[in-house]
RNA sequence: CAAGUCAGCCAGACAGUCGCUCCUUCCAGCAGGGGAGGGGAGGAAAGUCCGGGCUCCACAGGGCAAGGUGCCAGGUAACACCUGGGCGGCGUGAGCCGACGGAAAGUGCAACAGAAAGGACACCGCCUAAGCCAGCAUGCUGGCCGGUAAGGGUGAAAAGGUGCGGUAAGAGCGCACCGCGCGACUGGCAACAGCUCGUGGCGAUGGUAAACCCCACCCGGAGCAAGACCAAAUAGGGAUCCGUUGGCGUGGCCCGCGCUGAAUCCGGGUAGGUUGCUAGAGGUCCAUGGUGACAUGGGUCCCAGAGGAAUGACUGUCCACGACAGAACCCGGCUUACCGGCUGACUUGCUUU
Numbered sequence: 001c002a003a004g005u006c007a008g009c010c011a012g013a014c015a016g017u018c019g020c021u022c023c024u025u026c027c028a029g030c031a032g033g034g035g036a037g038g039g040g041a042g043g044a045a046a047g048u049c050c051g052g053g054c055u056c057c058a059c060a061g062g063g064c065a066a067g068g069u070g071c072c073a074g075g076u077a078a079c080a081c082c083u084g085g086g087c088g089g090c091g092u093g094a095g096c097c098g099a100c101g102g103a104a105a106g107u108g109c110a111a112c113a114g115a116a117a118g119g120a121c122a123c124c125g126c127c128u129a130a131g132c133c134a135g136c137a138u139g140c141u142g143g144c145c146g147g148u149a150a151g152g153g154u155g156a157a158a159a160g161g162u163g164c165g166g167u168a169a170g171a172g173c174g175c176a177c178c179g180c181g182c183g184a185c186u187g188g189c190a191a192c193a194g195c196u197c198g199u200g201g202c203g204a205u206g207g208u209a210a211a212c213c214c215c216a217c218c219c220g221g222a223g224c225a226a227g228a229c230c231a232a233a234u235a236g237g238g239a240u241c242c243g244u245u246g247g248c249g250u251g252g253c254c255c256g257c258g259c260u261g262a263a264u265c266c267g268g269g270u271a272g273g274u275u276g277c278u279a280g281a282g283g284u285c286c287a288u289g290g291u292g293a294c295a296u297g298g299g300u301c302c303c304a305g306a307g308g309a310a311u312g313a314c315u316g317u318c319c320a321c322g323a324c325a326g327a328a329c330c331c332g333g334c335u336u337a338c339c340g341g342c343u344g345a346c347u348u349g350c351u352u353u
Stems, first nucleotide, its partner, number of pairs: 001349010012318007020040008042324001046335002049333005054223004061255004067218004071085005086100001087098004101214002106212002108208002123152002125148003131144006160178006179202001180200005185194003227275004237266004242261001246260004282301008
């Protein structure tokens, strides 16, 4: 100097004029009033994918099915989130990713090629020992029967690899070393690891569970259009069916428990206001502990509450020329979209000293 990786911050600014909304207060007194002061969209507000707070069923138990998660240890209100570690994969590296329990519980699935895709039927091959037949030169040649899977080929994958011995030719057939299984020991809380030891010729440890399945753990439902209060209106209407052996009780089924009526159809009335609604598992600074997520303690601050939906319009200046994009009960995450700028640490390459 260039390229990259990880983390953090900003998200146009200033001034003027008019306009909108909430809170406090004063004046006024029903009007959507006036004055003063203070506040007013995001890092994702998005997706509605997870987890909760809160409200109701409701005083609400147990089980099954369904559903969720899936290495270990921690964090958290909780989680499918986060942190650290292990194993595996990608990258020269800083780093990134993982749907990461089990295939000897069982069932299934696997195109083409290939002889053959889970105990193997042999395509090209190798041998002809033992046995039989024929020819002849008595030992060769050919054939049948038989043996073989070391060599070649196909494939992502074909009876563990290399070497030596052995054999008719071969083969863990035997041996050495490696690999693998099992056991012990050592380190680690653990998942796991080991140029530690012993043992076995060694399950063909084949793949697939994001196939069904098995195992371990978790797990009521519905949702702010939840719910509470006030006011108003109507028709406290009609019909059908079942009825304590029935019916109802916030997903299904069973048991239990509680209550004593439910279900279906037709027709009629109202849908207005207040609240829930923002002081929180809150923000921020410091100290201590921890590798870290975070925890504990202390100080400090109040930072949107609309209700068909509040931030708008105009002018001037500056430059980084402004992307993605607007709260609707709230919070912790994840995922997706994104123009441009700033800062720190680390990695690689080139050059110079």

Bacterial RNase P class A from a Pseudomonadales bacterium, 353 nucleotides, folded computationally. Its Rfam family is "Bacterial RNase P class A". The family's RNA type in Rfam is ribozyme. The sequence was found by an Rfam model in a public genome assembly. Of the family's consensus pairs, 98% are formed in the model. The coordinates come from a structure-prediction model, not an experiment, and the mean pLDDT is 77. Taxonomically the source falls in Pseudomonadales (Bacteria, Pseudomonadati, Pseudomonadota, Gammaproteobacteria).